[in-house]
RNA sequence: GGCUGGGUAGCUCAGCUGGUUAGAGCGGUGGAUUCAUAACCCACAGGUCGGCGGUUCAAGUCCGCCCCCAGCUACCA
Numbered sequence: 001g002g003c004u005g006g007g008u009a010g011c012u013c014a015g016c017u018g019g020u021u022a023g024a025g026c027g028g029u030g031g032a033u034u035c036a037u038a039a040c041c042c043a044c045a046g047g048u049c050g051g052c053g054g055u056u057c058a059a060g061u062c063c064g065c066c067c068c069c070a071g072c073u074a075c076c077a
Stems, first nucleotide, its partner, number of pairs: 001073007010026004019057001028044004050066005
C1' cells in the first nucleotide's frame, strides 16, 4: 500500500427491508428493604450514533471522502 471486520451511554454490546420514540446488561445517583452492609427490587440521569459531505419526505442504517482500532496479505530493507 491492498483486502476484510469494526467505531452507538462511563464500560461491554444489540439495533430487522431506511420509517418518524435510539436500547440492553454492568456501572452511577436516588428510593425501598435491613440493627447495619451486601445481594435482590423500583425509579432516574447519562448519546454531536467516529468526522465531513451527499441521496431521500425521512439516515445509526444507503453512497463518497477522511480519521482511528483489529486481523489478513503484499512490497522494501
Molecule: transfer RNA
Organism: Phenylobacterium sp.